Predicted 3D model of a 107-nucleotide RNA (SAM riboswitch aptamer (S box leader)) from Flavobacterium sediminis.
RNA sequence: UUGUUAUCACGAAAGCGGGAGGGAAUAGACCCAACGAACGCUUAGCAACCCUACUCUUGUAGAAGGUGCUACAUUCUAUUCUGAUGCAAAUCGGAAACAGAUAACGU
Numbered sequence: 001u002u003g004u005u006a007u008c009a010c011g012a013a014a015g016c017g018g019g020a021g022g023g024a025a026u027a028g029a030c031c032c033a034a035c036g037a038a039c040g041c042u043u044a045g046c047a048a049c050c051c052u053a054c055u056c057u058u059g060u061a062g063a064a065g066g067u068g069c070u071a072c073a074u075u076c077u078a079u080u081c082u083g084a085u086g087c088a089a090a091u092c093g094g095a096a097a098c099a100g101a102u103a104a105c106g107u
Base pairs, nucleotide, nucleotide: 002106003105004104005103006102007101008100013043014042015041016040017039021032022031023030026078027077028076029075044070045069046068049066050065051062052061053060054059074099079096080095081094082093083092084091085090
């Protein structure tokens, strides 16, 4: 760099440094941010993919270690199909796809 599979409305923040951006990208919307953004470090926590123990093939428990994560649903919408309401415009839903994030295993 890229592939497969699984998950993605749960959960969990303080300090120090830093100094203006941030919520992946494009467009729109809505938000966060000098009462201090990104980012770095420390500590704490969440979760349970890998993992550990038992069970014995499926589940239970755990959290030492490897990752990950700790505003907002992947913040929401966008493409396709579809339900309800409506004369219509539209509004509110559902399913899938695309893109993305994380993990495990490959390339």
Notes:
The source organism's lineage runs through Bacteria, Pseudomonadati, Flavobacteriia, Flavobacteriaceae and Flavobacterium.